[in-house]
Overview
Transfer RNA from an uncultured Bacteroidales bacterium, 73 nucleotides, folded computationally.
RNA sequence: GCCUUUUUAGCUCAGUUGGUAGAGCGGCUCAUUCGUAAUGAGCAGGUCGUGGGUUCGAGUCCCAUGAAAGGCU
Numbered sequence: 001g002c003c004u005u006u007u008u009a010g011c012u013c014a015g016u017u018g019g020u021a022g023a024g025c026g027g028c029u030c031a032u033u034c035g036u037a038a039u040g041a042g043c044a045g046g047u048c049g050u051g052g053g054u055u056c057g058a059g060u061c062c063c064a065u066g067a068a069a070g071g072c073u
Stems, first nucleotide, its partner, number of pairs: 001072007010025004019056001027043005049065005
């Protein structure tokens, strides 16, 4: 220098032909218990790496760009 993949909640990751952003773990509250853990119920937490574009509508499509991993030379 070129190619490929990844980038979404604190962490690990889903997200189907474009149609209201989700799970598990973690956090908080409540219940249960003599108490703790475990268990059950509920709640909070996200400008979907960034900036544009297309569209009635974008995590998803297009362009540019950042970061990480791998490969080639």

Description:
It matches the Rfam family "tRNA". Gene Ontology term of the family: triplet codon-amino acid adaptor activity. About the family: Transfer RNA (tRNA) molecules are approximately 80 nucleotides in length.